[in-house]
Context: one part of a larger RNA
RNA sequence: UUCUGGUUAAGGAACUCUGCAAGUUAGCACCGUAACCUCGGGAGAAGGUGUGCCCAAUUGAGUUAGUGUCCUUGCGGCACGAAGCUCUUCAUUGGGUCGCAGUGAAAUGGCGGUAGCGACUGUUUACCAAAAACACAGGACUAUGCUAAGUUGUAUAAACGAUGUAUAUGGUCUGACGCCUGCCCGGUGCCGGAAGGUUAAGAGGAGCUGUUAGCGCAAGCGAAGCGGUGAAUUGAAGCCCCGGUAAACGGCGGCCGUAACUAUAACGGUCCUAAGGUAGCGAAAUUCCUUGUCGGGUAAGUUCCGACCUGCACGAAUGGCGUAACGAUUUCCGCACUGUCUCGACCAGGAGCUCA
Numbered sequence: 001u002u003c004u005g006g007u008u009a010a011g012g013a014a015c016u017c018u019g020c021a022a023g024u025u026a027g028c029a030c031c032g033u034a035a036c037c038u039c040g041g042g043a044g045a046a047g048g049u050g051u052g053c054c055c056a057a058u059u060g061a062g063u064u065a066g067u068g069u070c071c072u073u074g075c076g077g078c079a080c081g082a083a084g085c086u087c088u089u090c091a092u093u094g095g096g097u098c099g100c101a102g103u104g105a106a107a108u109g110g111c112g113g114u115a116g117c118g119a120c121u122g123u124u125u126a127c128c129a130a131a132a133a134c135a136c137a138g139g140a141c142u143a144u145g146c147u148a149a150g151u152u153g154u155a156u157a158a159a160c161g162a163u164g165u166a167u168a169u170g171g172u173c174u175g176a177c178g179c180c181u182g183c184c185c186g187g188u189g190c191c192g193g194a195a196g197g198u199u200a201a202g203a204g205g206a207g208c209u210g211u212u213a214g215c216g217c218a219a220g221c222g223a224a225g226c227g228g229u230g231a232a233u234u235g236a237a238g239c240c241c242c243g244g245u246a247a248a249c250g251g252c253g254g255c256c257g258u259a260a261c262u263a264u265a266a267c268g269g270u271c272c273u274a275a276g277g278u279a280g281c282g283a284a285a286u287u288c289c290u291u292g293u294c295g296g297g298u299a300a301g302u303u304c305c306g307a308c309c310u311g312c313a314c315g316a317a318u319g320g321c322g323u324a325a326c327g328a329u330u331u332c333c334g335c336a337c338u339g340u341c342u343c344g345a346c347c348a349g350g351a352g353c354u355c356a
Stems, first nucleotide, its partner, number of pairs: 001351008010342002014340001019337001027051005036041001038176001052097007060087004066080005071074001098102001110335004115330002117327002122134002138174007150160003177322004182252003187249002189245005196240003202234002207229005214221002253271005280314001281311001292308005
């Protein structure tokens, strides 16, 4: 110097990102216990009192000699119950007694308030993250009528689904509970429709063409056959088209004017849109400007709580807003407590260091 422990005057979070760490509390019995609440909780809330040992008295519980009673007369049922004994010396009361201290050591909750998030118990990054992430019961949409949909498999067989059958099974989203879940189907997707347009292979085979029997003096023409090319016509789904659908993917405006102080605008005008954000919430885990403004708490508060609304850029199952209980969760505050600190000091035991 360092590590692990112990003690510490006065103060008591001034430490620090943060009371991190340490300390406080602690068992048992009794008294007592708030807001809120889903009436279960909250709750061991909080906050108090007692606690050793000795003596005495009094109760309680258990046991039962016995007593009473009932009948189905039994080794029967029910009720009461003395003394003694037991309850690892129960409990209560009174008296006494020792210490600073009686759950004398060890083991053994610190508590309360506010807010966010997630309902909860649970699960997770084996070895830097335990959480507000995942799951969850509950809710909704959607697919599937059984050789089910879906999944595995080499387009197989086969298997799972399921020895199940729509109160079932698969997929997707949301996430207890309470109050609710607004408008938009123009785009994308999905579902339905089939009149018209477009449209492949295939079918079809007009026309053109190669070849050449034949004809022709020649140029050339040229049947049939065999080839090449190939128009019209026909031809499904799809797409275009017509509807539906948002707890499907998603989206949910701008400018100008106006009231008898001012300010503001219930009101009006206009442009655009598929429709222009409803309820609720709001400087929020979302607010840039911003330490917004006001109030509370502090002597002093970029955090916190309550409001306001000017929402850069909340908003309704990518759920909205509340919510008791719960949480090794996050923020803020208080009480208690302390070497975290003011500010250090001392002690014990290891390591380091020096010497042998």